This is a predicted complex of two RNAs, RNase P RNA and transfer RNA, with 458 nucleotides together. The prediction has a mean pLDDT of 79. It holds a member of the Rfam family "Bacterial RNase P class A". It is annotated as a ribozyme.
[in-house]
RNA sequence: GAAGCGGGCUGAAUGAUCGCCGGCGUCAGAUACGGAAUCUGUGCCGGAGGAAAGUCCGAGCUCCAAGGGGCAGGGCGCUGGUUAACGGCCAGCGGGGGCAACCCCGGGAAAGUGCCACAGAAAGCAGACCGCCCCGGUUUCGGCCGGGGUAAGGGUGAAAGGGUGAGGUAAGAGCUCACCAGCUUCGGCGGUGACGCCGAAGGCUCGGUAAACCCCGCCCGGAGCAAGACCAAAUAGAGAGAUGUUUGAGGGCUGCCCGUCCGAGAUCUCUGGGUAGGUCGCUCGAGGGGCCGGGCAACCGGUUCCCAAGAUUAAUGAUCAUUACCCGGGUGAGGGUAACCGAAACCGGGGACAGAACUCGGCUUACAAGCCUCUUCCUGGU
RNA sequence: GGGCGGUUAACUCAGCGGCCAGAGUGCCAUCCUCACACGGUGGAAGUCCCGGGUUCAAAUCCCGGACCGCCCACCA
Repeated sequence: GAAGCGGGCUGAAUGAUCGCCGGCGUCAGAUACGGAAUCUGUGCCGGAGGAAAGUCCGAGCUCCAAGGGGCAGGGCGCUGGUUAACGGCCAGCGGGGGCAACCCCGGGAAAGUGCCACAGAAAGCAGACCGCCCCGGUUUCGGCCGGGGUAAGGGUGAAAGGGUGAGGUAAGAGCUCACCAGCUUCGGCGGUGACGCCGAAGGCUCGGUAAACCCCGCCCGGAGCAAGACCAAAUAGAGAGAUGUUUGAGGGCUGCCCGUCCGAGAUCUCUGGGUAGGUCGCUCGAGGGGCCGGGCAACCGGUUCCCAAGAUUAAUGAUCAUUACCCGGGUGAGGGUAACCGAAACCGGGGACAGAACUCGGCUUACAAGCCUCUUCCUGGU
Repeated sequence: GGGCGGUUAACUCAGCGGCCAGAGUGCCAUCCUCACACGGUGGAAGUCCCGGGUUCAAAUCCCGGACCGCCCACCA
């Protein structure tokens, strides 16, 4: 100097004024006989994010009686570890890209089925269009016709059934041989394992596609805080239909079956009507920060400190000032042979993406401006 | 807040691995008519919402994003 889309972090600060939401109070006032409660004021404390987002995965929690078996359906897929769990993360293995740091991909195509358009002679039990070679016929000696052999050469295509060389042959061909690549089986060594290294034998070579059906292994019951529990208010506590009351039917539990449970003015569906208020769930949790220890790491254990928004038409804001940051103009200290680079005054402008709605662990996507750190390559100096 | 579905010509929709992607309506030109409509003939019009991936090949299959639309509470 150029890079690695390597790893991590910040997402302005301080003050003043005016508001909004929640909590607390030996505070004041109103309603009230008093208490409780409610409302208003006042004082103090707290008040969005790294993604709060998309809702793509995985859980907690709640309800469906329980979450049992099978089928169907869905998801995942190298190996080992991590975790409450995961499609996440960490470490490794193999393949591909890059000089490298680094990044991307990952079961099975020698179980079976399907598909491979166009072009091409032939596209999956391979295949003779041109060419090459042999035989026969014919000839105006250029060739032409018929039969056969051949996958070395040309041409088509994304893909034409190992590569190079030698022998061999009419011409050729794993037809034979040597070496190389790759496959199957067996043995030895290393590794927990994916796999790696070495050796032997075999057959000569085996197309692609599973983000096509499928096979193998593992996992998954369904719904979601508008889950669900309680209180209050209101009504036409209405009508119709289906099934049916122990002859074990029907219905719910899960799409179906087994199974099992509940089981009688009942359950479900549709139409119509009423209320759209409050409390709980609701924030202390697989919680966060520091230190120590184990582990390559993800992560785990111990100890200590901390409590950090709970709204429901939905609060967490606005204005002003100062400082810091960035951009443009401007000035031109200074540097350079030069092109040019360029500090301080001063003027003007800018601040992204986005906003909790039961809560966590991940992934993905968006993001002005900036910081820290690691690594690689090139050049120069010592 | 939660759960689903869709996006293809100007509009309404087919097509769900294969020859340069189709239909109806509309649009343009032309014929017919004195003229218009109807009718006949011909034609144009596409980032298949966007970006990656799988495949020889993607509107179609997979992943991510954008936009649009639909459904839901309680009482009896």